[in-house]
Formats: sequence, structure tokens, C1' cells
RNA sequence: GACUGUAAAGGGCAAACCCGUCGAAAGACGGGGACGCAAAGCUUCCGGUCUUCGGGUACCACCCAUGACAGCGGGGUUGCCAGA
Repeated sequence: GACUGUAAAGGGCAAACCCGUCGAAAGACGGGGACGCAAAGCUUCCGGUCUUCGGGUACCACCCAUGACAGCGGGGUUGCCAGA
């Protein structure tokens, strides 16, 4: 340096749900809380999903991301411990 993560050590993060704040919504943030996670660190580059204030078609339904999800998958990038 690469690969691996069944064991150990020290730690880390924190789903659902509840409370508060923001947001049109999806959702985000803070507090509580732990289902899980070896990148559940970071990044929308690709695919996917969610939402539709607004816009379009249309005539009451459909479409569109510039919004959101990195804990949906892939890619990129950085990194702790160990090699039983």
C1' cells in the first nucleotide's frame, strides 16, 4: 500500500416513536429515544424513490424539480481499530 471484517479494544453514528422549531410538501434541524450500521463520514455524478409552492397540459385529473432522500443501489472521495 492492497485486501478482508467471523474475534478483541477504545470509541462513533442513531431508525421508528414523542416534544419543539422551520418548510407548501417531501423533509430538515434541536432534545429525548435505539431499530440497526465498518464508512449509517462527506459528495446528487448515474439510476431509483418521495413531494408539487410554482409551472404546463388539461378540465379536475395527469405531467414537470429548480425541492428532498447519502439509513434505496452504484460511482467518487476521506478515514479508526484489527489481521484472530
Record summary
Predicted 3D model of an 84-nucleotide RNA (c-di-GMP-I riboswitch aptamer) from a Lysobacterales bacterium. Lineage of the source: Bacteria > Pseudomonadati > Pseudomonadota > Gammaproteobacteria > Lysobacterales. Model confidence (mean pLDDT): 87 of 100. Its Rfam family is "c-di-GMP-I riboswitch aptamer". Rfam links the family to the GO term cyclic-di-GMP binding.